[in-house]
Context: one part of a larger RNA
RNA sequence: CUGGGCGUAAAGCGUGCGCAGGCUGUUUUGUAAGUCAGAUGUGAAAUCCCUGGGCUCAACCUAGGAACUGCGUUUGAAACUACAAGACUAGAAUAUGUCAGAGGGGGGUAGAAUUCCACGUGUAGCAGUGAAAUGCGUAGAGAUGUGGAGGAAUAUCAAUGGCGAAGGCAGCCCCCUGGGAUAAUAUUGACGCUCAUGCACGAAAGCGUGGGGAGCAAACAGGAUUAGAUACCCUGGUAGUCCACGCCCUAAACGAUGUCUACUAGUUGUUGGUGGAGUAAAAUCCAUGAGUAACGCAGCUAACGCGUGAAGUAGACCGCCUGGGGAGUACGGUCGCAAGAUUAAAACUC
Numbered sequence: 001c002u003g004g005g006c007g008u009a010a011a012g013c014g015u016g017c018g019c020a021g022g023c024u025g026u027u028u029u030g031u032a033a034g035u036c037a038g039a040u041g042u043g044a045a046a047u048c049c050c051u052g053g054g055c056u057c058a059a060c061c062u063a064g065g066a067a068c069u070g071c072g073u074u075u076g077a078a079a080c081u082a083c084a085a086g087a088c089u090a091g092a093a094u095a096u097g098u099c100a101g102a103g104g105g106g107g108g109u110a111g112a113a114u115u116c117c118a119c120g121u122g123u124a125g126c127a128g129u130g131a132a133a134u135g136c137g138u139a140g141a142g143a144u145g146u147g148g149a150g151g152a153a154u155a156u157c158a159a160u161g162g163c164g165a166a167g168g169c170a171g172c173c174c175c176c177u178g179g180g181a182u183a184a185u186a187u188u189g190a191c192g193c194u195c196a197u198g199c200a201c202g203a204a205a206g207c208g209u210g211g212g213g214a215g216c217a218a219a220c221a222g223g224a225u226u227a228g229a230u231a232c233c234c235u236g237g238u239a240g241u242c243c244a245c246g247c248c249c250u251a252a253a254c255g256a257u258g259u260c261u262a263c264u265a266g267u268u269g270u271u272g273g274u275g276g277a278g279u280a281a282a283a284u285c286c287a288u289g290a291g292u293a294a295c296g297c298a299g300c301u302a303a304c305g306c307g308u309g310a311a312g313u314a315g316a317c318c319g320c321c322u323g324g325g326g327a328g329u330a331c332g333g334u335c336g337c338a339a340g341a342u343u344a345a346a347a348c349u350c
Stems, first nucleotide, its partner, number of pairs: 004321003007304002012318001014201004021194003025088007033081002035077008049065006091191001092188004096183004103177007110154001115149007125136002162169002206247006215241002220236004258317006266295006273288005299306002323350003332343004
């Protein structure tokens, strides 16, 4: 190099965009770089191989042939790849109509609840637990009524539901804005797929500066439990959780399943379209393409299971794996304010 793999055994980058690179629809004509065929030159000799010959045989020596799978020149072929010119519409994109949506950013606003404050009523408990205690309360708590402050999150609807590339996204209204589905035409005419390096986004925690702080709550304090209890339980409680700006860049970032394309039985539910039947209007039924679920044939799989949303059958491109430990560690590099992240060994050992 060939070869084997990546749902759970080692292995799919957290996700997208995308330069180089790789691959690339139908068709006509041409060229002849790759490709194929012929001729010719060269490919030293020796060696290797074949058939002979010579040392009594062999090793060895020796003659001839073949071979030297290569390179150059030249003549041709034109299917395939490539290149040039032209055409096409099935891929891709654009325009128009309709539709759904917690997609994103900003602003405003609503009600319930917790907490706190003030005042009224009112009196001895409240809170908490397995049981207690710490704690709160006669300086009037808890309960209840009225008024106020402030922060955070949006019950029901709610779903196996929707949207988003992923992370993720949920009260309501307004502004700005991205993507998608579907239907029938029209337009462009391969404009496509994938993507090393790169760029962007990326939960939570954490960090910096400045705000904010109701509830919850690492750390911490106290009470219990216990042999002990640096815990589980209870009473408190600070960072943090929230906002703005700037970093960090990691997760069981999971469907543990890379992206794109084509093909291969069906059944049932559900979401949002379109066309038709039906209805007074609905309901309902049929067809169709897009999503999301539950089964299941063939096939695949070590099994579990997957099964038109494939882990089936194939193709294109990228990433990754190669016994366990040492170790996702050391050293070095890059990045970071730091925490650390990323890239990434070896000795040794079984």